[in-house]
RNA sequence: UGAGGUGAUUGGACGAUCGCUAUUUUUAAUAGAGGAAAGUCCGAGCUCCAAUGGGAAAGGUGCCAGUUAACGACUGGUCAAGGUGACUUGAAGGAAAGUGCCACAGAAAAUAUACCGCUAUUAAUAAUAGUAAGGGUGAAAAGGUGAGGUAAGAGCUCACCGCUUUAUUGGUAACAAUAAAGGCAUGGUAAACCCCACCUGGUGAAAGAUCAUAUAGAAGGAAAUGGAUUAUCCCGUAUUCAAGUACUUUGGGUAGAUCGCUUGAGCUUAUUGGCAACAAUAAGCCUAGAUAGAUGAUCGUCAGUGUUUAUCACUACAGAACUCGGCUUACAGAUCACCUCAUUAA
Numbered sequence: 001u002g003a004g005g006u007g008a009u010u011g012g013a014c015g016a017u018c019g020c021u022a023u024u025u026u027u028a029a030u031a032g033a034g035g036a037a038a039g040u041c042c043g044a045g046c047u048c049c050a051a052u053g054g055g056a057a058a059g060g061u062g063c064c065a066g067u068u069a070a071c072g073a074c075u076g077g078u079c080a081a082g083g084u085g086a087c088u089u090g091a092a093g094g095a096a097a098g099u100g101c102c103a104c105a106g107a108a109a110a111u112a113u114a115c116c117g118c119u120a121u122u123a124a125u126a127a128u129a130g131u132a133a134g135g136g137u138g139a140a141a142a143g144g145u146g147a148g149g150u151a152a153g154a155g156c157u158c159a160c161c162g163c164u165u166u167a168u169u170g171g172u173a174a175c176a177a178u179a180a181a182g183g184c185a186u187g188g189u190a191a192a193c194c195c196c197a198c199c200u201g202g203u204g205a206a207a208g209a210u211c212a213u214a215u216a217g218a219a220g221g222a223a224a225u226g227g228a229u230u231a232u233c234c235c236g237u238a239u240u241c242a243a244g245u246a247c248u249u250u251g252g253g254u255a256g257a258u259c260g261c262u263u264g265a266g267c268u269u270a271u272u273g274g275c276a277a278c279a280a281u282a283a284g285c286c287u288a289g290a291u292a293g294a295u296g297a298u299c300g301u302c303a304g305u306g307u308u309u310a311u312c313a314c315u316a317c318a319g320a321a322c323u324c325g326g327c328u329u330a331c332a333g334a335u336c337a338c339c340u341c342a343u344u345a346a
Base pairs, nucleotide, nucleotide: 001342002341003340004339005338006337007336008335009334010333012302013301014300015299016298017297018296020032021031022030023029024028034317038328039327041326042325043324044323045322046204048202049201051237053235054234055233056232058200059199060198061197062196063077064076065075066074067073078092079090080089081088082087093195094194098193099192100189101188102187115135116134117131118130119129120128121127143161144160145159146158147157148156162184163182164181165180166179167178168177169176170175208259209258210257211256218250219249220248221247226241227240228239229238266285267284268283269282270281271280272279273278303315304314305313306312
């Protein structure tokens, strides 16, 4: 200097005039849309239905340890894949419990072979026997490389690698290293069904609560060895119901106001502990609550980008609706820090 990787900040500022909403001490003052408010993919707080136990179905997660209110999130690590590397990604338990699938090609795709080839019996062909080293097909074909051996070959034998088992050492663990023994696999696939381990009641702010108003105290069904009793189903316990009753079906009326509605698993700073996520302690701060839905418009100056003599134009993605913790997606431009590779100079 160039090209990359990781992490973060900002994404307009100031003043004036007028305007809108909320609160208050109501002439006025203070505050007023994000890092994603988006997606509705997860988890909760909260609301309501539940008196309680067991089972089934359905769904979710899936290496180890930790953090968290919790999670499928995050932090750290192990292993695997990709990359020269900094780093990135992982749907990462089980194929010897079972079932299914592996098209086409190929001789044969797992209870798996011999198409070409090689060797022997023969002068040769044919036939028979042996073979799976070489060739072909394919994503994948009875572990790989080399040597010996053989009629030709083959873990047939040996060395190294791979695999299995055991032991020692290190580590909380996943796992790693070393050593010994064993010729050792009869493939792959579970984001195929399945098996194993762990977890899960459901509902949804238009939830729900209160007050006022209005109507049709309307028309049906209906139990006791029975009926009813959660917002998945079944069983059981407990509770409750004695009559035109519990319960239930159809139909009619009302739909206005208040609450829920914003002080929170809250934010900022410092110290301590921890590799970190984060935790504890102390001090400080209060930062929208609308309801057909406010949070704006104009002017001037400054900042950035492009063009340019002046000057002119433009400045990303995009708008709160009960709240919070994550993940995913979108984003013009500007800025900072650390790390990797290449080239050059000292």
Bacterial RNase P class A from an uncultured Chloroflexota bacterium, 346 nucleotides, folded computationally. Its Rfam family is "Bacterial RNase P class A". Rfam classes the family as a ribozyme. Rfam describes the family as follows. Ribonuclease P (RNase P) is a ubiquitous endoribonuclease, found in archaea, bacteria and eukarya as well as chloroplasts and mitochondria. The coordinates come from a structure-prediction model, not an experiment, and the mean pLDDT is 76.